[in-house]
RNA sequence: CACCGAUAAAGGCAAACUGUUCGAAAGGACAGGACGCAAAACUAAAGGGCCUUCCUGAUAGCAGGGUGGUAGCCAGCAACCGAA
Numbered sequence: 001c002a003c004c005g006a007u008a009a010a011g012g013c014a015a016a017c018u019g020u021u022c023g024a025a026a027g028g029a030c031a032g033g034a035c036g037c038a039a040a041a042c043u044a045a046a047g048g049g050c051c052u053u054c055c056u057g058a059u060a061g062c063a064g065g066g067u068g069g070u071a072g073c074c075a076g077c078a079a080c081c082g083a084a
Base pairs, nucleotide, nucleotide: 004082005081012037013036017032018031019030020029021028022027035072042076043075047074048073049070050069051068053066054065055064056063057062
């Protein structure tokens, strides 16, 4: 340094739910709250998946395209510590 991730140390984040609010929706923001997370930091035109809504085709299914979203789905990529 890389890989790796401990009954280590110092710390960090915050699911569901509740209240308020934005949004067509998915979902987001703030506050409370902790299910959990070696990164649950960051990246949505680098990629895949999924969700929402609109259009088109089609015998409902399904497919294609557009708007928006999801990073706590996979992934890319940065970072603290240093046992085995």